[in-house]
RNA sequence: AGAGUUUGAUCCUGGCUCAGAACGAACGCUGGCGGCGUGGAUUAGGCAUGCAAGUCGAACGGAACUUUUAGCUUUUUCGAAAGUUUAGUGGCGAAAGGGUGAGUAACACGUGGGUCACCUGCCCUCGGGUUCGGGAUAACCUAUCGAAAGAUGGGCUAAUACCGGAUACGUCCUGCACUUUUCGAAGUGCAGGGGAAAGAUGGGGAUCUUCGGAAACCUAUCACCCUUGGAUGGGCCCGCGGCCUAUCAGCUAGUUGGUGAGGUAAAGGCUCACCAAGGCUAAGACGGGUAGCUGGUCUGAGAGGAUGGUCAGCCACACUGGGACUGAGACACUGCCCAGACACCUACGGGUGGCUGCAGUCGAGAAUCUUUCGCAAUGGGGGAAACCCUGACGAAGCGACGCCGCGUGCAGGAUGAAGGCCUUCGGGUUGUAAACUGCUGUCAGCAGGGAAGAACAAGCUAUUGGUGAAUAACCAAUAGCCUUGACGGUACCUGCAGAGGAAGCCACGGCUAACUCUGUGCCAGCAGCCGCGGUAAUACAGAGGUGGCAAGCGUUGUUCGGAUUUAUUGGGCGUAAAGGGUCCGUAGGCGGUCUAGAAAGUCGGAUGUGAAAUCCAGCAGCUCAACUGCGGAACUGCAUUCGAAACUUCUAGGCUAGAGUGUGAUAGGGGUAAUGGGAAAUUCCCGGUGUAAGGGUGAAAAUCUGCAAAAAAUCGGGAGGAACACCAGUCGCGAAGGCGCAUUACUGGAUUCACUAACUGACGCUGAGGGACGAAAGCCAGGGGAGCAAACGGGAUUAGAUACCCCCGGUAGUCCUGGCCGUAAACGAUGGACACUAGGUGUUGGGGGGGUUAAACCCUUCUGUGCCGCAGCUAACGCAUUAAGUGCACCGCCUGGGGAGUACGAUCGCAAGAUUGAAACUCAAAGGAAUUGACGGGGGCCCGCACAAGCGGUGGAGCAUGUGGUUCAAUACGACGAUACGCGUGGAACCUUACCCAGACUUGACAUGCACUAGAAAUCCUUAUGAAAGUAGGGACCCCUCGCAAGAGGCUGGUGCACAGGUGUUGCAUGGCUGUCGUCAGCUCGUGUCGUGAGAUGUUGGGUUAAGUCCCGCAACGAGCGCAACCCCUAUCCUUAGUUGCCAACACUGGCUUCGGUCAGUGCGCACUCUAAAGAGACCGCCGCUGACAAAGCGGAGGAAGGUGGGGAUGACGUCAAGUCAGUACGGCCCUUACGCCUGGGGCUACACACGUGCUACAAUGGCCAGUACAAUGGGCUGCGAAAUCGCGAGAUGGAGCUAAUCCUCAAAACCGGCCUCAGUUCGGAUUGGAGGCUGCAACUCGCCUCCAUGAAGCUGGAAUCGUUAGUAACCCUAUAUCAGCCACGAUAGGGUGAAUACGUUCCCGGGUCUUGUACACACCGCCCGUCAAGUCACCCGAGUGGGUUGUACCCGAAGUAGGUUGCUUAACCGCAAGGAGAGCGUCUGCGAAGGUAUGAUCAAUAACGGGGACUAAGUGGUAACAAGGUAACC
Repeated sequence: AGAGUUUGAUCCUGGCUCAGAACGAACGCUGGCGGCGUGGAUUAGGCAUGCAAGUCGAACGGAACUUUUAGCUUUUUCGAAAGUUUAGUGGCGAAAGGGUGAGUAACACGUGGGUCACCUGCCCUCGGGUUCGGGAUAACCUAUCGAAAGAUGGGCUAAUACCGGAUACGUCCUGCACUUUUCGAAGUGCAGGGGAAAGAUGGGGAUCUUCGGAAACCUAUCACCCUUGGAUGGGCCCGCGGCCUAUCAGCUAGUUGGUGAGGUAAAGGCUCACCAAGGCUAAGACGGGUAGCUGGUCUGAGAGGAUGGUCAGCCACACUGGGACUGAGACACUGCCCAGACACCUACGGGUGGCUGCAGUCGAGAAUCUUUCGCAAUGGGGGAAACCCUGACGAAGCGACGCCGCGUGCAGGAUGAAGGCCUUCGGGUUGUAAACUGCUGUCAGCAGGGAAGAACAAGCUAUUGGUGAAUAACCAAUAGCCUUGACGGUACCUGCAGAGGAAGCCACGGCUAACUCUGUGCCAGCAGCCGCGGUAAUACAGAGGUGGCAAGCGUUGUUCGGAUUUAUUGGGCGUAAAGGGUCCGUAGGCGGUCUAGAAAGUCGGAUGUGAAAUCCAGCAGCUCAACUGCGGAACUGCAUUCGAAACUUCUAGGCUAGAGUGUGAUAGGGGUAAUGGGAAAUUCCCGGUGUAAGGGUGAAAAUCUGCAAAAAAUCGGGAGGAACACCAGUCGCGAAGGCGCAUUACUGGAUUCACUAACUGACGCUGAGGGACGAAAGCCAGGGGAGCAAACGGGAUUAGAUACCCCCGGUAGUCCUGGCCGUAAACGAUGGACACUAGGUGUUGGGGGGGUUAAACCCUUCUGUGCCGCAGCUAACGCAUUAAGUGCACCGCCUGGGGAGUACGAUCGCAAGAUUGAAACUCAAAGGAAUUGACGGGGGCCCGCACAAGCGGUGGAGCAUGUGGUUCAAUACGACGAUACGCGUGGAACCUUACCCAGACUUGACAUGCACUAGAAAUCCUUAUGAAAGUAGGGACCCCUCGCAAGAGGCUGGUGCACAGGUGUUGCAUGGCUGUCGUCAGCUCGUGUCGUGAGAUGUUGGGUUAAGUCCCGCAACGAGCGCAACCCCUAUCCUUAGUUGCCAACACUGGCUUCGGUCAGUGCGCACUCUAAAGAGACCGCCGCUGACAAAGCGGAGGAAGGUGGGGAUGACGUCAAGUCAGUACGGCCCUUACGCCUGGGGCUACACACGUGCUACAAUGGCCAGUACAAUGGGCUGCGAAAUCGCGAGAUGGAGCUAAUCCUCAAAACCGGCCUCAGUUCGGAUUGGAGGCUGCAACUCGCCUCCAUGAAGCUGGAAUCGUUAGUAACCCUAUAUCAGCCACGAUAGGGUGAAUACGUUCCCGGGUCUUGUACACACCGCCCGUCAAGUCACCCGAGUGGGUUGUACCCGAAGUAGGUUGCUUAACCGCAAGGAGAGCGUCUGCGAAGGUAUGAUCAAUAACGGGGACUAAGUGGUAACAAGGUAACC
């Protein structure tokens, strides 16, 4: 510090997710030791048991016990003394300490102040004092009641308990005077008045004495009373600070203030009476929700954000609610009273209790410990002290809960052992890891030693000092002695033995360090996000290996960070979310210039405070660290005070540049109202002319008008309503909405110059709330209604058409008046104001100058309105003086998509609805701009037998053949739009053959190696059985090379082991090959340039071409693969070569002869044809025209051939996961006496049917018969096979010739005659019967051919569809491969005869290129919307129902308190007494908790039904959107 994720890719916006740190954690797996911390976060739920607050006998009277003892008679008893224990009275404490966070949004907390408005026990200190009396009461005794708890009556007694009197230095109250004063008060003085106390212990024996001594007295200490000051702690008040919500906007009657009184320690409506009507609130009152606050803690660079457990400060609470008492202090955690709930005891009458103290228990929960030890230390309470108490605290225990530390060994050790895993089978890896050798000894274990934490206090001794009458006693200081340890025999140290007892967890697709095998097969599963898994998964599971951390490791949860994703630091709003529809204006915010002053902001200094702990740096202590100690710094804050005066602010006074005002001038479709204003058009009515249709559409139809009552058309007249052609212009005006015939009246705003050096003098800008205006549609009331026209009706369209386009009608409405509504894609998708920042060019309206008779026109300037464009900005597109640039101030708005502008609530509205405006849930995207493609029922240009123009077919028939389907034991497999279907197969009777049935074999039909064995080298004959294969035998034969031999090698058979074998699977694991787009003209690269980038440019443009062919231009310049050419065949010629080819001329021989000749052969010859080698030739080369002086095109000449001459081979980058594992090869998987292999037979040839490809036809351009011609390519020795003979024929016999330009095989259509004469025929030949031939081991399933007979369908083929542009189509034969033969009518080649047509590119199909739109990118066979149906989930409404919280009114009214009180009771004081004062009980009144009644508000829960929403591989019916999406879309 970033990364992943939207896309085919890119940039941006934007969300989601991850890596980090942290935790009072929990869960999973694992677990050696120690130190220091930490541990009920949930039910402030309920609690058994024990402990957590007592202490003092030196305050008091008793009681019990022990010891000693006087006296008496022994015991007992009584008395005294000392001691111990203690219930009670009394004192102090119990208000601290400890726990918890329910409540509380508050002066509760924090911080800083105030208290002249206050209190403060114990402690310190100052001053003064401690006197004289009195009456009770508990304990105890006794009686009674009660189950108990307990209660009551009577009697006795003490005090530091209680009461009265005296005294009063201070103090308190009242009054007066003086002084000071902040005017509140304070101080001083005087006078009057009020109000205190308690003793205990030690010592003494001077004083006193009743002689006992003590309670007189003295002294010391402690205690007590009054008082001063302090310290400490508190009460109250104030400024400021810190949560959410406006879908809470108004709240408040003790409320706000005053006067008086009461009350309190104390100010105060704190309370009461009276008076006034105030007080709070947009700077958020009131209400609702949530929450203890802080120091701090976590995170963060910081600013911030989150949090408040442990520790520390404050607050609140103590079963729930209320209340007071006592006290210095409480409205009191382990006190009291009452009410309530709960629990326990009960004799049913009544009682008792409060763990949110420490342990512990139950419950709920994912989850949180021992019913331990000790007061040794620290601290607290009591006490004079010893000492007692102390679950505070100190320790130990449990928990890896956290942090820190240590260990599980170290060194050497390669045959790189074994085993595991992988493997390309060679090896690699685990891995120096182990074994093995040497060493060490931490921790744990055993044994021995063994701390610090302890300082006190007290006691004893000594010394000194103080007090004192005192040498006593007491106090203080110092020194010595004595004594105290829970932890704990712990830390620590030493010794012993021995590598011995001590490693796991997670991950390994990317982010993110780390990879392979096996299993699984969209299953099981994983997953933080993206996403893995459908047979080769580095993503699941296991294993090996590796990486990370380590006594832990992962997961989950939460917080901050990353997130500049709420933006103060530090964001945005044209199109991504986001500018309010517009203007006016309130509060608020901000505000020109000069001078003076003030000092609120601001800046500086000082002082106080900012608790400690924490954080930070330093030093130090535990062996280190964690942890801890010490002194610092810091605590960014607050307050007070002293200064400064630039800026802001305030006050005062000026100025004119902002703003405004007056007079004149100008433009305008600015607004409102009015007018018997205007003309064109539609419609209607009347009349004339006129005659049969009109109307309407893409085409129609229907309704309609007219059909003779006279439509339509046309002419004239009239009525009525609405809107204003031309002018008219990205022109004008207005804030926006909006405004367009003319005239009149009223009226708003704008611009500009002159007066102008006028006047005012900052009067300004913006503007939350608020107000006004605000298109269309809609609503209410009343008018009006020509045309148009939602709804509605009809007709068409359509699969449907409740739609559109179209047609015929047609009501609201549109118009007017008045009133509502308040919204629009109300848009420049751009808030208004001001300033600044290059220009160019139009235009509206003004001003100035020039010019003109006047204009036009030119220059300049202001206002408005457009276009282009620089800098700059922007994600890009784009904006660019009319900013989206640069600044300034103000307002509005945004924070992922959906849910949703929805629900609920509120406000407004007659309604429709508007404004405000969520959440649950769900997704990982949604989105903007631009790029490349693809696509479009977008556009431009161009091409192709693409259409058109022709010719011939297919589709109908029969047959052949392939496919589907069906059938079958099997009908083997593959190929399926084009690009499968006479395709693989260029030839299934057996074989082929892969399929089926049956019978056999198991190292195998075939290959290699090893071992053993037998050997005839590689054999032959034969028996039985069998369908054969095979099985079981018999016989013949008896070894090859080397070597003396042993033996070795070669070959063959057998046995065994490795292995063979597989047309089994995967063409979606592959190679190779192939089809197709397409022989279409395209596809790319290097460098440069442009762009943030994907990419672009080049390759686009103007021409041209068959062509990205070429030329020109150009930020491109070049290059590659394609095109073309080079290659082959063919058309012409030349040269060479002539055998098997040729035979013109010449010669010869023979036949025939009309005697001219002709035919055949031979020789000569190579002229010609031909053959096959090498060349020539064609290049827009020449001429003309067109074109840009180009490329090129058109025409012409010459030429065998003319514009790539014709044909072939040749197939760019790529597409279709196209085809092929069954041609071969090959990875993985599968079978191994079978999925291998052999054999016989069957099947691939089936047959209701459908399709493709063909053949033959349907006839006269024909059929048949007879005759006569003319090819080329090929093939031939297991072969082609002549002549001749036989057969009607297929064919047979035959065997010449030929290993081929030699021999064999060699045409048909055509042509010439004849017959047939339009018919199911002399067409057509299927089918069937018979007879033959050939091949072959074999012709039944299942071959071909021949002859005779038979003679079916079919008379030119629906919708639709195919081929073809010249030697082509069409027609006709021929040959060949395969092959024994052949189902060949197929395929591949060859020649023969030989046409027609092309105007042209509108349309169909395919393609190329440029451009445009796009929501497509699996790319239109795309994407995608809403209803219905199914499931799941959350939500809204809902008759209601049951709850929580709370307001108001009323009823009842506990305890308590205040007041009243004629009842009852009453020791202290007064009084001689009666009685009084005072007190208590009772009772009444006020207030008053819980409770009750009524009626509201609010929150969540639940509910029949209803509603929409979200999500969910393959449901239904449509096709709304994206292209002109087929009706442009949208508001």
Molecule: small-subunit ribosomal RNA
Organism: uncultured prokaryote